[in-house]
Order: sequence, then structure tokens, then C1' cells
RNA sequence: AUUGCAAAGGGCAAACCCGUCGAAAGACGGGGACGCAAAAUCACCGGCCUAAGGAACCCAGUUCUACGGCAGCGGGAUUGCCAAUC
Repeated sequence: AUUGCAAAGGGCAAACCCGUCGAAAGACGGGGACGCAAAAUCACCGGCCUAAGGAACCCAGUUCUACGGCAGCGGGAUUGCCAAUC
């Protein structure tokens, strides 16, 4: 530097359940393992989710909107364990 076929030490933890926070999406903690070689970190680009607040309207309610989220949707950036090969 490349790779993750094999090995070893291991690491993380989806759904679901409980608790807390939140308007929600979702987050955090505990249990739990579907998976993951960056499932480590960062919302920069695209995408997706939510719509409290705000806006529009036909004022019933509907629609739009991120300053809220998703890094386990893809790309990108940064850092990094072990091993193999060069």
C1' cells in the first nucleotide's frame, strides 16, 4: 500500500421487550442478536423519516416547510484493531 479467502484475540448490536427523554421522527440506558471489517466519528452531497414552531388554503382539517432526526440508505471526509499478500 492492497485485500478481508483462512486463523486468532476480540468489538459493535437490527427486530422485539422494559425504562427515561421527545410533539413526532428518533435518541439514551438495560435485556436481546438480524447482521456488520469501519455497524468508529462527521449531516459536506444526494436520499429517506418526522412536522412542534412557522406558512398557505376551502379554516373542518389538509398541504408545504428543518432550525429536528437517520452515519445499520448511498457517496465523501477523518481516524483505527487483527491478519494475509506485496
The RNA shown here (c-di-GMP-I-GGC riboswitch aptamer) has 86 nucleotides and comes from Thiobacillus denitrificans. The model forms 95% of the base pairs in the Rfam consensus. The coordinates come from a structure-prediction model, not an experiment, and the mean pLDDT is 89.